RNA sequence: GGAGUGCGUCGAGUGGUUACGCGCAAACAUCGAAAGGUGUUGCGUGAGGAAAGUCCGAGCUCCAUAGAGCAGAAUAACGGCUAACGGCCGUCGGGGGCGACCCUAGGGAAAGUGCGACAGAAAGUAACCGCCUUUUAAGGCAAGGGUGGAAAGGCGAGGUAAGAGCUCACCAGUAUUUGGGAGAUCAAAUAGCUACGUAAACCCUAUUCGGAGCAACACCGUGGUGAACACAAAAGUCUGCUCGACUUGUUCAUGGAGGUGGCAGUGAGCUCAAGUGGCAACACUUAGCCCAGAUAGAUGAUCACUUUUAACAGAAUUCGGCUUACAAGCGCACUCUUUUA
RNA sequence: GCGCCAGUAGCUCAGCUGGAUAGAGUAUUCGCCUCCGACGCGAAGGGUCGUGCGUUCGAACCGCAUCUGGCGUACCA
Numbered sequence: 001g002g003a004g005u006g007c008g009u010c011g012a013g014u015g016g017u018u019a020c021g022c023g024c025a026a027a028c029a030u031c032g033a034a035a036g037g038u039g040u041u042g043c044g045u046g047a048g049g050a051a052a053g054u055c056c057g058a059g060c061u062c063c064a065u066a067g068a069g070c071a072g073a074a075u076a077a078c079g080g081c082u083a084a085c086g087g088c089c090g091u092c093g094g095g096g097g098c099g100a101c102c103c104u105a106g107g108g109a110a111a112g113u114g115c116g117a118c119a120g121a122a123a124g125u126a127a128c129c130g131c132c133u134u135u136u137a138a139g140g141c142a143a144g145g146g147u148g149g150a151a152a153g154g155c156g157a158g159g160u161a162a163g164a165g166c167u168c169a170c171c172a173g174u175a176u177u178u179g180g181g182a183g184a185u186c187a188a189a190u191a192g193c194u195a196c197g198u199a200a201a202c203c204c205u206a207u208u209c210g211g212a213g214c215a216a217c218a219c220c221g222u223g224g225u226g227a228a229c230a231c232a233a234a235a236g237u238c239u240g241c242u243c244g245a246c247u248u249g250u251u252c253a254u255g256g257a258g259g260u261g262g263c264a265g266u267g268a269g270c271u272c273a274a275g276u277g278g279c280a281a282c283a284c285u286u287a288g289c290c291c292a293g294a295u296a297g298a299u300g301a302u303c304a305c306u307u308u309u310a311a312c313a314g315a316a317u318u319c320g321g322c323u324u325a326c327a328a329g330c331g332c333a334c335u336c337u338u339u340u341a
Numbered sequence: 342g343c344g345c346c347a348g349u350a351g352c353u354c355a356g357c358u359g360g361a362u363a364g365a366g367u368a369u370u371c372g373c374c375u376c377c378g379a380c381g382c383g384a385a386g387g388g389u390c391g392u393g394c395g396u397u398c399g400a401a402c403c404g405c406a407u408c409u410g411g412c413g414u415a416c417c418a
Base pairs, nucleotide, nucleotide: 001337002336003335004334005333006332007331008330009329012306013305014304015303016302017301018300020046021045022044023043024042025041027040028039029038030037031036048312052323053322055321056320057319058318059317060213061212062211063210072209073208074207075206076205077091078090079089080088081087092106093104094103095102096101107204108203112202113201114198115197116196128145129144130141131140132139133138134137153171154170156168157167158166172194173193174191175190176189177188178187179186180185217261218260219259220258223417224254225253226252227251228250229249234248235247236246237245238244269289270288271287273286274285275284276283277282342414343413344412345411346410347409348408351367352366353365354364360398369385370384371383372382373381391407392406393405394404395403
């Protein structure tokens, strides 16, 4: 110099004028008997890293709930973090990369069932060609051929009638023992133990799970509805008239028209703060801070300078994650390679 | 907010208990028919099965993530 890996950060800036939401005012004006309302002025404050998708987990609220089981759903190596999680951190196994490093739904196929097209003799307790023996029909065998994604552990030697883990060395797996480790697991030794693949097919095992969602829910309360009481009189509607029916009263209940709270916050709160513990996620202590809050729903416009000419995108009950979108740029650590010294 | 569905040729659809050249109608193009056109007959082209990753020997079909579109629903007004 080139190529790359991981982690983090930023998300145009400064000032003026003007417009808008919210809060405060012991200021002013105005309405009102008051509570208070409205306006003006001043001051303060005003979107995100994803506010998004709504994919997980919670707070909160109401309903349900003796206990146990079935069904259903989710998760699936080990240890830790956390309020909790299917999230995060570290480690192990497997796969990929020369490497930094990355990916991983990673329990069980020896409980059972299903499936493995075509090809092939055969797709699981196999025998077409072939090899061997005696013999012309039986028996033994699985080395070689061929098919396939996959052929009954691989490969070499011994052995044999021919062969075969039949025996042996090495390699792969499995089981047992010993040792290391907190554990997944790793190493060594022993045992010929070698029973195909598929569970993101049914299924089995273990663990977890009651339901609904802020349009939850609570309060106020209009019309309506329901119940109780009053049914005395009168009036009205239906009818040509009579009878009859209904409405008009008071109280209570309901109440998802509407309004207020929930909801703007001492909180699982925030900080490129400091210290301590930990590899880390994170925890603890100290210090400082209080940080949008509407209900047709507020951030815009314009001018000047700097400037890369400006990405994705706009809060609505609140948090912790995940995922997705994202212009241009910056920082730190590391790897491979080339050249020079 | 909650629940659910769909995406396959230009258009409308089938195929989805995984087996391979992915089909049908219509439209398009060409040929035949006709004096010419339509109708009719015959043939051809046209698809990475919305996108990405995975499971499997093999994926339109199974799983996960994601994008787009659509439907239902809130209890007297």
This is a predicted complex of two RNAs, RNase P RNA and transfer RNA, with 418 nucleotides together.
The prediction has a mean pLDDT of 78.
Rfam match: Bacterial RNase P class A.